[in-house]
A computed fold for a 74-nucleotide RNA from an uncultured Christensenellaceae bacterium, annotated as transfer RNA. Its Rfam family is "tRNA". Its family is annotated with triplet codon-amino acid adaptor activity in the Gene Ontology. Rfam classes the family as a transfer RNA. From the family's description: Transfer RNA (tRNA) molecules are approximately 80 nucleotides in length.

RNA sequence: GCCGGUGUAGCUUAGUUGGUUAGAGCGGCCGGUUCAUACCCGGCAGGUCAUUGGUUCGACUCCGAUCACCGGUA
Numbered sequence: 001g002c003c004g005g006u007g008u009a010g011c012u013u014a015g016u017u018g019g020u021u022a023g024a025g026c027g028g029c030c031g032g033u034u035c036a037u038a039c040c041c042g043g044c045a046g047g048u049c050a051u052u053g054g055u056u057c058g059a060c061u062c063c064g065a066u067c068a069c070c071g072g073u074a
Base pairs, nucleotide, nucleotide: 001073002072003071004070005069006068007067010026011025012024013023019057028044029043030042031041032040050066051065052064053063054062
């Protein structure tokens, strides 16, 4: 250089044949429980779905480009 794959919350990730409000676990915060801490239980916050453009009535999802990472190849 060429080919392919991946990119969603602080971390690990689900979500696809385009359509309901983008969910879960861990972690964080608050409360309950306890003499107290842990465990356990309940609640809350946290996401410009890598960036950008396009298609579409409608895009995390399809298409193009770019960026980052991973793999293959001469």